[in-house]
Overview:
Predicted 3D model of a 98-nucleotide RNA (Bacterial small signal recognition particle RNA) from a Lentisphaerota bacterium. Its Rfam family is "Bacterial small signal recognition particle RNA". For this family Rfam cites "SRPDB: Signal Recognition Particle Database" (Rosenblad et al., Nucleic Acids Res, 2003). Its family is annotated with signal recognition particle, plasma membrane targeting and SRP-dependent cotranslational protein targeting to membrane, signal sequence recognition in the Gene Ontology. It is annotated as a non-coding RNA gene.

RNA sequence: GACAGGCCUCCGGAUGACGGAAUCUGGGAAACCCCGUCAGGGUCGGAAGGCAGCAGCGGUAACCCAUGUAUUUCGGGUGUUUGGAAUCGCCUGUCGGA
Numbered sequence: 001g002a003c004a005g006g007c008c009u010c011c012g013g014a015u016g017a018c019g020g021a022a023u024c025u026g027g028g029a030a031a032c033c034c035c036g037u038c039a040g041g042g043u044c045g046g047a048a049g050g051c052a053g054c055a056g057c058g059g060u061a062a063c064c065c066a067u068g069u070a071u072u073u074c075g076g077g078u079g080u081u082u083g084g085a086a087u088c089g090c091c092u093g094u095c096g097g098a
Stems, first nucleotide, its partner, number of pairs: 001095007009085008018075006024068001025066004034059004042051003
């Protein structure tokens, strides 16, 4: 000096951990402007019955809280593995020269 291999650097694939967000699960959550049922009372009717409908009760929603790794997604100076790129540097081996 050349070649080969490995490391460092960079670009992808797969996968794990960590962090964020969303969905799912449970709970809370509507004086009225959500739903249903509507005591009482009101109202229409000769009557039978009807109408609207407060409280109460039940349900549901925006939203809030908690939980799990259950699902999805995002992120990188994260871990492992794999396929490549460049040849600046390092290491090993082989060959050649001085």

The coordinates come from a structure-prediction model, not an experiment, and the mean pLDDT is 77. The model forms 93% of the base pairs in the Rfam consensus.